About this RNA: The prediction has a mean pLDDT of 83. A computed fold for a 93-nucleotide RNA from Melghirimyces thermohalophilus, annotated as Glycine riboswitch aptamer. The model forms 90% of the base pairs in the Rfam consensus. The organism belongs to Melghirimyces, within Bacteria. It matches the Rfam family "Glycine riboswitch aptamer". Rfam links the family to the GO term glycine biosynthetic process.

């Protein structure tokens, strides 16, 4: 079980910061100088585990927390976490 956790896929929303300054004159650049955090990345609690007599070391270990390396701050793309169809699958919650 009128099918949940979960994985694809497609839809509509979808936030936050400087249309700063300079040089370029390009197809959205180069540098600076403030900032954002929900693409990605990185760090952690509790616990578990392993080491030790013990005190303490190691190790694993989550987010929309925290950092801001990357990205981002008019539009445009991007965009996490949820909604919604559709499909696998079938209790593994």
């Nucleotide at each position: 079980u009128u099918g949940a956790u979960g994985a694809c896929g497609g839809g509509a929303g979808g936030a936050g910061a400087g249309a700063c300054c300079a040089c370029a004159g390009u197809u959205g650049g180069u540098g600076g100088c403030g900032c954002c955090g929900a693409a990605g990345g990185a760090g952690c609690a509790a616990g578990c585990c392993g080491g030790u007599u013990g005190c303490c070391c190691g190790g694993c270990g989550a987010a929309u927390c925290u950092c801001u390396c990357a990205g981002g701050c008019a539009a445009a793309a991007g965009g996490a976490g949820g909604c919604c169809c559709g499909u696998c699958g079938g209790a593994c919650g």